[in-house]
The RNA shown here (transfer RNA) has 73 nucleotides and comes from an Abditibacteriota bacterium. The source organism's lineage runs through Bacteria, Pseudomonadati and Abditibacteriota.
RNA sequence: UGGGGAAUGGCCAAAUUGGUAAGGCACCUGAUUCUGGCUCAGAAGAUUGCAGGUUCGAGUCCUGCUUCCCCAG
Numbered sequence: 001u002g003g004g005g006a007a008u009g010g011c012c013a014a015a016u017u018g019g020u021a022a023g024g025c026a027c028c029u030g031a032u033u034c035u036g037g038c039u040c041a042g043a044a045g046a047u048u049g050c051a052g053g054u055u056c057g058a059g060u061c062c063u064g065c066u067u068c069c070c071c072a073g
Base pairs, nucleotide, nucleotide: 001072002071003070004069005068006067007066010025011024012023019056028042029041030040031039049065050064051063052062053061
C1' cells in the first nucleotide's frame, strides 16, 4: 500500500428477507438466611465505533473515516 473480516448495555452475545434491539453473566431492589453465599422474584441499563446518504422505516443497504484482527506485497 492492496484485499478480507470485526465493532451492538459494565462483560459475553443474538437479531439470516430492511419492519422499530432477544438471551446469559454482573450490578441494583425484595424474599429466603443469625450474616454471607446459593436459590427465587422484580426493576433498571443500548439511540448498535464516528459522520453522512438512500428509504415511510436502517444494527441490517450505500459512501467516507477511526480502532483491532487475518492475508498478500
It matches the Rfam family "tRNA". Rfam classes the family as a transfer RNA. The coordinates come from a structure-prediction model, not an experiment, and the mean pLDDT is 81.